Context: one part of a larger RNA
RNA sequence: GGCAUUUGGUGGAUGCCUUGGCAUGCACAGGCGAUGAAGGACGUGGCACUCUGCGAUAAGCUGCGGGGAGAUGAGAGCAAUCUUUGAUCCGCGGAUUUCCGAAUGGGGGAACCCCACCCUUUAGGGUGAACGUCAGCUGAAUACAUAGGCUGGCGUGGCGAACCCGGCGAACUGAAACAUCUCAGUAGCCGGAGGAAAAGAAAUCAACCGAGACUCCGUGAGUAGUGGCGAGCGAAAGCGGAUCAGCCCAGUGGUGGUCUCGAGGAAACCGGAAGCGUCUGGAAAGGCGCGCCAGAGCGGGUGACAGCCCCGUACGGGUCCAGCCUCGAGAUCAUCCUUGAGUAGGGCGGGACACGAGAAAUCCUGUCUGAACAUGGGGGGACCACCCUCCAAGGCUAAGUACUCGUGCAUGACCGAUAGCGAACCAGUACCGUGAGGGAAAGGUGAAAAGCACCCCGAUGAGGGGAGUGAAAGAGACCCUGAAACCGAAUGCCU
Repeated sequence: GGCAUUUGGUGGAUGCCUUGGCAUGCACAGGCGAUGAAGGACGUGGCACUCUGCGAUAAGCUGCGGGGAGAUGAGAGCAAUCUUUGAUCCGCGGAUUUCCGAAUGGGGGAACCCCACCCUUUAGGGUGAACGUCAGCUGAAUACAUAGGCUGGCGUGGCGAACCCGGCGAACUGAAACAUCUCAGUAGCCGGAGGAAAAGAAAUCAACCGAGACUCCGUGAGUAGUGGCGAGCGAAAGCGGAUCAGCCCAGUGGUGGUCUCGAGGAAACCGGAAGCGUCUGGAAAGGCGCGCCAGAGCGGGUGACAGCCCCGUACGGGUCCAGCCUCGAGAUCAUCCUUGAGUAGGGCGGGACACGAGAAAUCCUGUCUGAACAUGGGGGGACCACCCUCCAAGGCUAAGUACUCGUGCAUGACCGAUAGCGAACCAGUACCGUGAGGGAAAGGUGAAAAGCACCCCGAUGAGGGGAGUGAAAGAGACCCUGAAACCGAAUGCCU
């Protein structure tokens, strides 16, 4: 030095576990905001760093209800207190709610600086943005007026995950290049609204038979078509389903607000059956023996696996007033609507329709034009006739449909810490970046801290050896299990 065996160290795989995730179903909610939101800054405790809660009334104040022995949130303790004269805690209301932030008196480098007026006076309270609209008062050039100004009432503003409607609107890409075309009216930007939105009660389809608003699903059908007839794009009627609802234009109306009355519901929470003995063991829920309950043998916990130990579960209760939610009725107030002309149609130019100008109907309109008036008009895919069908140029309308930032319950041939959300842990943190933005790692002692008093070595260390606790310390906090790589030691053999 090598090999083998044994025994350690290192390391953190594996197994087991789960407080966290993921997905689905049902129900709910679908908004919050000038009565100042979302989100923050700074404070707030006896001591107080962080989180949580709260706001100078600051881990809280108050009313009602519930509850019944402990409590003063967590990491984490000490002190001092509260509490059967009912605390802590839970439910529903109320009060307080600094500063920034739409931020709104003016300014500003957010959480800061500065001002005017009114009321009160060691000190404090209130008002003061802009725009729109309505009302009142004023009021020029300029006589009446108007513009303008002032005051008051009401409204708006900002935030929010997706879904919805509208406006603007790409490119990469595909066409095996590329220009029409495609990607795609997608992404993106902007505006607006609701719990859904949009659409909607035939100037519709159909085909000589008939149907009877809209929306959504299946089918029709990758069909008919369209298309440098390339790549591609791509219907409709009909049929089967989901759900169904029709109305109004001056009235017995629609919509919205407020008030009153009535009915119902929800919460905290309450009741809630039935097991003992013995053996093993640190511990019984395990084994054995003998019982019991079950409208409850879902589930979780308890020192191993518990229907009968605990929390629960099935089932049942939770009254009255006030408050909250839902529904209905009535009253009152506000608002909307009178049959649809610069419209239909036409020319030119565009756009939308599955349909690229095509034989191109239909719909929208920038521009120029421009009817009829039910004895009328539109449509039936150029156009004409016959025929059929409908009545535009006013308005409202649930349900079926889409989505999930969020709440509750339940479920899983979903994950189990390199998985599952990026995040099981003080994570959108640490850290990186001027910034937009990017973005981690990190779970497990034990049943219970019983977390090693005391002694020894050592530097009043680190670390270790005894002792003690414990079932176990070969569970000692770098703490369950503890693989491999890697590094030692002992023994044997070889060199």